[in-house]
Context: one part of a larger RNA
Order: sequence, then structure tokens, then C1' cells
RNA sequence: UGACGGGGACCCGCACAAGUGGUGGAGCAUGUGGUUUAAUUCGACGCAACGCGAGGAACCUUACCAGCGUUUGACAUCCUAGGAAUGAGAAAGAGAUUUUUCAGUGCUCCUUCGGGAGAACCUAGAGACAGGUGGUGCAUGGCUGUCGUCAGCUCGUGUCGUGAGAUGUUGGGUUAAGUCCCGCAACGAGCGCAACCCCUAUUGUAUGUUGCCAUCAUUAAGUUGGGCACUCAUGCGAUACUGCCUGCGACGAGCAGGAGGAAGGUGGGGAUGACGUCAAGUCAUCAUGCCCCUUAUAUGCUGGGCUACACACGUGCUACAAUGGGCAGUACAGAGAGAAGCAAAUCUGCGAGGAGGAGCAAACCUCAGAAAGCUGUUCGUAGUUCGGAUUGUACUCUGCAACUCGAGUACAUGAAGUUGGAAUCACUAGUAAUCGCAAAUCAGCAAUGUUGCGGUGAAUACGUUCUCGGGUCUUGUACA
Repeated sequence: UGACGGGGACCCGCACAAGUGGUGGAGCAUGUGGUUUAAUUCGACGCAACGCGAGGAACCUUACCAGCGUUUGACAUCCUAGGAAUGAGAAAGAGAUUUUUCAGUGCUCCUUCGGGAGAACCUAGAGACAGGUGGUGCAUGGCUGUCGUCAGCUCGUGUCGUGAGAUGUUGGGUUAAGUCCCGCAACGAGCGCAACCCCUAUUGUAUGUUGCCAUCAUUAAGUUGGGCACUCAUGCGAUACUGCCUGCGACGAGCAGGAGGAAGGUGGGGAUGACGUCAAGUCAUCAUGCCCCUUAUAUGCUGGGCUACACACGUGCUACAAUGGGCAGUACAGAGAGAAGCAAAUCUGCGAGGAGGAGCAAACCUCAGAAAGCUGUUCGUAGUUCGGAUUGUACUCUGCAACUCGAGUACAUGAAGUUGGAAUCACUAGUAAUCGCAAAUCAGCAAUGUUGCGGUGAAUACGUUCUCGGGUCUUGUACA
């Protein structure tokens, strides 16, 4: 100087408390461990691994296993020889592949018009080499997690100390903040904080089509004429600064209350992550040193596996019902996506779907019916008109192909489950809870996941004694 303390002081955080809803019990989905297996590819392991890499494993993916093949190789550059490239078949085979038939002489340059050379491509051959999701994340780059959006981490000069170092950065106030004020052997500065950036909340102005409709006419309908007031969209601006008032305070920084205002003291949200810590994670995104394999640890294919199942754990979904379930009627979003695409009307099927193909590269057309809600009716506390697992039958769709192993539909079946032990998690406002919608990936889908979007919309916070984590000062130490 640090680190640590079941030392002290001060402060903060959904850390506790006060509340709300869960998890832990059930069924299922999903990940992991274990076990099994020819293989169940690999990685991730307290917080910070476990709906994680994977934003989509039937083949492919795919790295694993079995079998069948190839060896200058699936891919790159160079050399030699031959051939236009290419297209269409036939046979064998699980396929990779092998054998074989036919068509075919292009492009650029030169030309004595015979042909020659070249580029790309194909076949055969030789070797230099290719190749490796093989090892090492404890050799590395890059990227990322975490403490933590915590308020810290440092430097120059000066001063003090023999020195390690100290001072500044401590102290008194204050703040979300090393934020600011005052003081001070310090004076300044840098990386962080804040602001500058984006979205959102109010408003002015400009422009009105594909958007909108107050007035006029018109219609079944903003449908059409018309209009650009309004909504909305897209630009450019304005607005918030403790600016104003009162009180407190040291006449300071600031704090409390008030006015005005759409918004008030960081308005709300996002992006943004200092010096560093964990030899944290990743050699399987990629790159890369070294080591290793080179008829195999490379590479092609078929089939299988990654989907196994006495069990254990994590994360979720659906429930156990009446603030509910069923049926009928009826209302209101936002944000997205669309050409190998989204697909309307209409017809058809109980339905998943099928036929159909208008319109739309989209403020125009389509996906598209929002759902909870509201109105009416039924059920009457029951393993039920709750709950939907499981299973049977018949189908639909995607796709070479749904047996292993897809999703969906109809009918039938109708399991556990009556609110969950110890324990444990999230959340402070348009939040929790609850309700649906969309997208990426994607032929299809195991999505209950993820990322967004809006609808309805709470309760509680006395307080900081205690639990956990963090910050500042101080103290002890046989630790570094």
C1' cells in the first nucleotide's frame, strides 16, 4: 500500500421489510445430469452452465455410429497429354459410383482457309501440396460474460517521507454521481459521471397521396366530386433551465413547498460499460503459434443416431375452476411480413383443408377474425358441462421420403390434478398480473421458446434493526 475481520461510523440497491403473483406438489414441453447404446457428436457447470451456442436435428444440417466406396483427393494454385463447353438418355447398384449411346464444335486472337494459339471448362497422369468441427482458450488475436451503469481509476508538476509511499482523491455540507460548494501543501489534467445521439410525451410551421372528412353535393360504403380545417404521416423548429415565488441553508452548493405548464427538478425508455477482477467463456463463427493425422484423425454415399429411459435437477406451458366453463350476439389496437411471396371474393368440406385466382414489390392489395371486454342464456360445487394427458379410428398438409422421428383436423377415449413440505424467485407504475397479435429462423415443424407489439390494469414501501451485495472513511492483523 492492499486484502481480510462473526471491528466501528456513514451511505446505497426489489437487499430486507410492506405488498402482488409465482416456483417447489400434478400432467406435458424443453434443457441438463445420470444410465443405456454401435452411436446416443461437441461445448457451457455457483451467482455469471442447465427453453444456453441451436433465430427452427425426418434426408440435408451433422461434427457421432455401422456398412459400401475414393486417395493430388469434396475445395485452391502450378505442370504434362487429350478433349469444345454442354445437353439428352440406357443398364447395374441402397446410393456414392461404374459401364455405355446419341447430339454437339461455340468464345477471343492469328490465318497461307489446311489449321494454329489462348481463356474458361472436362478427362487422365506426376508431384509440390490440399484437407482435419483433431489437441492445447493454461501459447494467442478478436469477440463476450461478470463485479456494474457501481462511482470510481489514474497522471504531470510541486510538497512531505531515508524508503516503500503519502498528499491531491482526506475534512464540513450536498448529489443519482470523485455531482457541486466551502475549506485545505497543494495546483492542474486525463479515463469514467453528466451532456451531446435515438424513441416517446406537448406544440408551431411546410407538404397533402395511397392518408383524413368539418362544411356542400353524392353513395350500400370517404364510394365519388370537392376540400387539406381535423386525425395521421414525413421533414424543419420550439419547449424544461431549479428559469420564477416562498421558506430552510453559510449571502454557498443545494433541499422542501408553490405557481405556471402537455411535461418539474435526470419527465419516461434505449444506446452508451472507466482502470481492472475471475489463467472466467469461446481453437466448434472466424483468425492463429505449436503439437498430431496424411490409403486417414481426410473425403463421398446409404441407413441409423443426436428424439434412448428405473431415475434426479433447472426453465416453462396447461390446470386444479363460478372473478369460472360452454353457447349465441357485439365493440375497440399497435407493430410487423409479403414475389420460388402474401393471397381476397366466390364455391366446396363438420373441420384441418381443397378448388379458385381478383389485387399487391404495398399509408393503395393480402396475411387479418385481435383476445381479454360488453350483452343474453345455461351449468350449481360435483373429479363436474372443471381439467385435458393418454389411447383408438378416419383424414388433411408439407416434402424424393413422415416407420424409427413432423405438424394439424374430426369422432371416440377421458389419466393425474381439489392450490402444493422444507425452501425459493420476480416485480415500485402504465410496472406486476392478465389478454391476444406479429416477426426472425423456416419446404414443413415438435414454438408452451426467443424478440418485439399493443389491450385491460393493481397492491405496497413504517422504515434500515436484521439477511445479501456494493461504496467511502477509520481501526486491528503472526496474510501478500
The part of an RNA shown here (small-subunit ribosomal RNA, 3' major domain) has 480 nucleotides and comes from an uncultured bacterium. Model confidence (mean pLDDT): 84 of 100. RNAcentral holds the full RNA, with entries from Greengenes.